Predicted 3D model of a 177-nucleotide RNA (Lysine riboswitch aptamer) from a Candidatus Zhuqueibacterota bacterium.
Its mean pLDDT, the model's own confidence on a scale to 100, is 82.
NCBI's taxonomy places the organism under Bacteria, Pseudomonadati, Candidatus Zhuqueibacterota.
[in-house]
RNA sequence: CGAUUAAAUAGAGGCGCCUGUUGGAAAAGUAACUCGGUUCAACAAGGAAGCGGCCUUGAGCAGAAUGAAAGGCCAACAGGCCGAAACGACAGAUGACCGCUGCGUGUGUCGUUGGGCCGGUGGUGAAUAACCGCUGGACUGUCACGGUUUCCCAAACCGUGGAGCGCUAUUUAAUUC
Numbered sequence: 001c002g003a004u005u006a007a008a009u010a011g012a013g014g015c016g017c018c019u020g021u022u023g024g025a026a027a028a029g030u031a032a033c034u035c036g037g038u039u040c041a042a043c044a045a046g047g048a049a050g051c052g053g054c055c056u057u058g059a060g061c062a063g064a065a066u067g068a069a070a071g072g073c074c075a076a077c078a079g080g081c082c083g084a085a086a087c088g089a090c091a092g093a094u095g096a097c098c099g100c101u102g103c104g105u106g107u108g109u110c111g112u113u114g115g116g117c118c119g120g121u122g123g124u125g126a127a128u129a130a131c132c133g134c135u136g137g138a139c140u141g142u143c144a145c146g147g148u149u150u151c152c153c154a155a156a157c158c159g160u161g162g163a164g165c166g167c168u169a170u171u172u173a174a175u176u177c
Base pairs, nucleotide, nucleotide: 002176003175004174005173006172007171008170009169010168011167014082016081017080018079019078020077021076022075023074024073032066034064035063037061038060039059040058044057045056046055047054049101050100051099052098053097085113086112087111088110089109090108091107093105094104095103114140115139117137118136119135120134121133122132123131124130142162143161144160145159146158147157148156149155
């Protein structure tokens, strides 16, 4: 010098991931309020999903007039990043009268997924958008193994396989030599 182990720092994958602001389409002529008509009715109807309680007095149908918004999506800009982030389980906290279940929100622990794309299927959703779960397929980055080109190396190409607790680079410490 090299090799191994541990730690720290910095990076790479690309239609790359996530958040915010502004604008837009859609949600929708929907919900809600009001008007008159009609039907039901306290054994009814409602109080954000169900059951029970408690509270309230209304509720359905068609019509008239007025008439939204959120979640989700697209574009631009800005920011944070490369387990980025997403999903699942458990725990406790919280949310629309109370309790239980469920659903939503955020926190912690554990687990899974390298990444985007296309197809099938189930769920959520106003939706054919989009997202999520499962599944199939090629593609791509990385490493390993095998092969071709080559005197050898490097590099390029081909094939197979693994996973991010990975890979590359640098530094420090220890061990070996």